[in-house]
Context: one part of a larger RNA
RNA sequence: CGUUCGAGAUUUGAGGGGAGCUGUCUUUAGUACGAGAGGACCGAGAUGGACACACCUCUGGUGUUCCGGUUGUCACGCCAGUGGCACUGCCGGGUAGCUAAGUGUGGACGGGAUAACCGCUGAAAGCAUCUAAGCGGGAAGCCCACCCCAAGAUGAGAUCUCGCAGGGACCUUGAGUCCCCUGAAGGGCCGUUGAAGACCACAACGUUGAUAGGCUGGGUGUGGAAGCGCAGUAAUGCGUGCAGCUAACCAGUACUAAUGACCCGUGCGG
Numbered sequence: 001c002g003u004u005c006g007a008g009a010u011u012u013g014a015g016g017g018g019a020g021c022u023g024u025c026u027u028u029a030g031u032a033c034g035a036g037a038g039g040a041c042c043g044a045g046a047u048g049g050a051c052a053c054a055c056c057u058c059u060g061g062u063g064u065u066c067c068g069g070u071u072g073u074c075a076c077g078c079c080a081g082u083g084g085c086a087c088u089g090c091c092g093g094g095u096a097g098c099u100a101a102g103u104g105u106g107g108a109c110g111g112g113a114u115a116a117c118c119g120c121u122g123a124a125a126g127c128a129u130c131u132a133a134g135c136g137g138g139a140a141g142c143c144c145a146c147c148c149c150a151a152g153a154u155g156a157g158a159u160c161u162c163g164c165a166g167g168g169a170c171c172u173u174g175a176g177u178c179c180c181c182u183g184a185a186g187g188g189c190c191g192u193u194g195a196a197g198a199c200c201a202c203a204a205c206g207u208u209g210a211u212a213g214g215c216u217g218g219g220u221g222u223g224g225a226a227g228c229g230c231a232g233u234a235a236u237g238c239g240u241g242c243a244g245c246u247a248a249c250c251a252g253u254a255c256u257a258a259u260g261a262c263c264c265g266u267g268c269g270g
Base pairs, nucleotide, nucleotide: 001152005163006162007161008160009159010158011157015149016148017147018146021049022048023047024046025045026044027043033038051106052105053104054103055102059100060099061098062097066093067092068091069090070089071086072085073084074083075082076081110144111143112142117137118136119135120134164269166180167179168178169177170176171174181267186264187263188262190206191205192204193203194202211257212256213255214253215252216251217250218249221245222244227240228239229238230237231236
């Protein structure tokens, strides 16, 4: 821009893409078969491999925004307590998120038409013949079925809901042109943001508000804070006290910031 008024939702599916794999074991059954040795079809069940998709409860990884330990040095006047720098100084753990080696799921079932092939009936050709007329069976393959995209499918589909009814001038009387008035439904801009994201887009929210931050509570992690007291010459230990601190997690709460506005979109579509 189109889809012949505009808008918000919900959809149909022409068409396209994806997937499509396979082992072993048990059973049927030591049955059918076979002198024996051996040893099934058909069917039923279980469990794997590789591959794919999704997820983070579990097991782990990461986690330079959390906690702790520790070395050297400098600073805060000193002690104590902290902070800076040294690859995050080094080291031990670790929330969320992301993630695989972790977890879950999938290939199926079924239907249709067929290939090779196997048949029924059956002439030409009194026989025979699956074929010439006619009718069956038959594959991991084909079409459907399963998952995803999809009406720019210009053949532009469907359904539901919402919105717009002022006045004047001109003539060439038209789905006409122009002026004033009006500016709907809805959308945008802007702001607070996001397990959405390169930008854009998408999604949530904007005081009739929990969108983000803060705060409060909880969870999780770390692992026993500082201060004080006690014991010890001291290093240090013990008590107060499962302490103190705690990111991205879960709730609650308008304290802070999402203000008012503005812009687009019209006036019923011969």
A computed fold for a 270-nucleotide part of an RNA from Halothiobacillus sp. DCM-1, annotated as large-subunit ribosomal RNA, domain VI. The full RNA is in RNAcentral, with records from ENA. Model confidence (mean pLDDT): 90 of 100. It matches the Rfam family "Bacterial large subunit ribosomal RNA".